[in-house]
Molecule: RNase P RNA; transfer RNA
Organism: Candidatus Krumholzibacteriia bacterium
RNA sequence: CGAGCAGGCGAGAUGAUCGCGGGCACUCGUGCCCGAGGAAAGUCCGGGCACCGCGGAGCAGGAUGCUGGGUAACGCCCAGUGGAAGCGAUUCCAAGGACAGUGCCACAGAAAACGUACCGCCCAAGACGCCGGGCGACCGGCGGACGGCAAGGGUGAAAAGGUGAGGUAAGAGCUCACCGGGCCGGUGGUGACACCGGCCGCACGGUAAACCCCAUCCGGUGCAAGACCAAAUAGAAGGGAAGAGGACGCUCCGCCUCGUCAUACCCUCGGGUUGGUCGCUAGAGGCGGCCGGUAACGGUCGCCCCAGAUAAAUGAUCAUCCUCUGCCCCUCGCGGGGUGGAGAACAGAACUCGGCUUACGCCCUGCUCGGCGC
RNA sequence: GCGCCCGUAGCUCAGCUGGAUAGAGCACCAGCCUCCGGAGCUGGGUGUCGGAGGUUCGAAUCCUCUCGGGCGUACCA
Numbered sequence: 001c002g003a004g005c006a007g008g009c010g011a012g013a014u015g016a017u018c019g020c021g022g023g024c025a026c027u028c029g030u031g032c033c034c035g036a037g038g039a040a041a042g043u044c045c046g047g048g049c050a051c052c053g054c055g056g057a058g059c060a061g062g063a064u065g066c067u068g069g070g071u072a073a074c075g076c077c078c079a080g081u082g083g084a085a086g087c088g089a090u091u092c093c094a095a096g097g098a099c100a101g102u103g104c105c106a107c108a109g110a111a112a113a114c115g116u117a118c119c120g121c122c123c124a125a126g127a128c129g130c131c132g133g134g135c136g137a138c139c140g141g142c143g144g145a146c147g148g149c150a151a152g153g154g155u156g157a158a159a160a161g162g163u164g165a166g167g168u169a170a171g172a173g174c175u176c177a178c179c180g181g182g183c184c185g186g187u188g189g190u191g192a193c194a195c196c197g198g199c200c201g202c203a204c205g206g207u208a209a210a211c212c213c214c215a216u217c218c219g220g221u222g223c224a225a226g227a228c229c230a231a232a233u234a235g236a237a238g239g240g241a242a243g244a245g246g247a248c249g250c251u252c253c254g255c256c257u258c259g260u261c262a263u264a265c266c267c268u269c270g271g272g273u274u275g276g277u278c279g280c281u282a283g284a285g286g287c288g289g290c291c292g293g294u295a296a297c298g299g300u301c302g303c304c305c306c307a308g309a310u311a312a313a314u315g316a317u318c319a320u321c322c323u324c325u326g327c328c329c330c331u332c333g334c335g336g337g338g339u340g341g342a343g344a345a346c347a348g349a350a351c352u353c354g355g356c357u358u359a360c361g362c363c364c365u366g367c368u369c370g371g372c373g374c
Numbered sequence: 375g376c377g378c379c380c381g382u383a384g385c386u387c388a389g390c391u392g393g394a395u396a397g398a399g400c401a402c403c404a405g406c407c408u409c410c411g412g413a414g415c416u417g418g419g420u421g422u423c424g425g426a427g428g429u430u431c432g433a434a435u436c437c438u439c440u441c442g443g444g445c446g447u448a449c450c451a
Base pairs, nucleotide, nucleotide: 001370002369003368004367005366006365007364008363009361012321013320014319015318016317017316018315020035021034022033023032024031025030026029037346041357042356044355045354046353047352048351049222050221051220052219061218062217063216064215065214066080067079068078069077070076081095082093083092084091085090096213097212101211102210103207104206105205118153119152120149121148122147128143129142130141131140132139133138161179162178163177164176165175166174180202181200182199183198184197185196186195187194188193226278227277228276229275235269237268238267239266240265246261247260248259249258271450272449273448285304286303287302288301289300290299291298292297322343323342324341325340326339327338328337329336330335375447376446377445378444379443380442381441384400385399386398387397402418403417404416405415406414424440425439426438427437428436
C1' cells in the first nucleotide's frame, strides 16, 4: 500500500427549561420514574399464546435433504467431511437417489442412449465378381461391398473412460503400465469420510430448482385470535346443500319407511354500531462474574426493570465539552491559538420471542494474509 | 396485522402450466395515392419480458432475494 475476517457504535456526550405518551404517589395540582431500532423494515421461516377441531393411523398436500451437535423450534446457528474459487488469509455450495419407474435432450450430427457408421481405415477369414492355371476337386492373383473396424475427421452444450506402449489385415481394455471408476477387506473416526491392500478391463451419458422414489417433520386459523361491558337496528327477504337432531301426521305402545313444518349451517341482499375494558407487556428478559464445552450453547450466583400508543407519544431551545473541517496568526518543524461551519445515512414500535433476508453511515477496535521499502 | 393477485411494445393483453422463433389488436414510422390533409394500399417491431442472482447446453417460463402496484378482510343482530 492492497486485501480478508471478526466486533463495537449509530438524532456525538452531559446538564437545564418547555412540550408530548405512559406509570406511581399524595396535601389534587404538583412531584418522581420511564419513553424506538439494528434493522422496529420485508413478512421469508420457526416457537409462545388464543380459539376451533380432535379415537388412532393413513391418503392427499406442503417443507427440508453430506455428518455430528445446539435449541422451545426452525429452512437458523456451531464444529467437521467432500467439492469449487483464490498465491494466500479466507470465502462459497438447494452436496440424498439417474441399474424403482416415466419423461425430456431443439438445431446439427451416422448415432442423444439396453448404441451407430457420413467421410474414413482394412481385405486376415467367409461370400461374391474378374483374370490366370488345372481333365477335375481345387490353387494363385486382383477388386470392392451385402464383409471386418471404431483409431482419425466431422457435428454438438454433451459422443460411449483418458494418456502411452504392445498388438493387428485394419483396429479395439484386445493386452500391459499409470491415472480415473466399481466391488471386497483391513485400520482410524460417534459419523460424513480418509488412508492402505486386493480383485474386476470396467458399454449403459446428462437432467430430480422435470414428474418421481427414499428418509424426517407438519391439524387449521390467527391478537382484525379471543373474553367482557355498553349502545343502536328491520330480517315473516332471496338462494343453496345436507338430510343429522326435534315436533306433528294414525285408537295406544315400540321400531322402520314416507310426508309436512320450523330451527341449527353456507352464500347474496338489506339494517345497526363504527364506543370502552381486558388480552398488553416481567420475558425461552437484560447486564456482570464463575463453571462445563473447540464452538454454537448450557448450568449457577448476583444485580436490574428497560415504550405500551389506538390516528397513534419520543420534539424544540440554550449552555459546556468532544469529533471533523474552512480561513487567519505564531513556530524550522511537530504543534499551539483565534474565528466560522457541520455532526449525517437507512429508517420509525403496535401481541410477543428466536432467526433469515434486504436497506444504510461515518468513525472506531482487534486479528490475519499478500506485495514493496528500511 | 392476515390472506391473495398482477408487472411482457406507447396502450390493452396472449405466450408461462409442459423450457429451444417474443406475438396479436390499436397506436406509431416510412413509401404510394392527393393540390394539401383524412381515408385507403404496401412495408416496417419500435421490446433490459419490473430488477438482481442461481439451476440448465439453453430461462419471459423453473428456484431464491428484491422493487412497484392492486384486491379482500371489523363488530352486532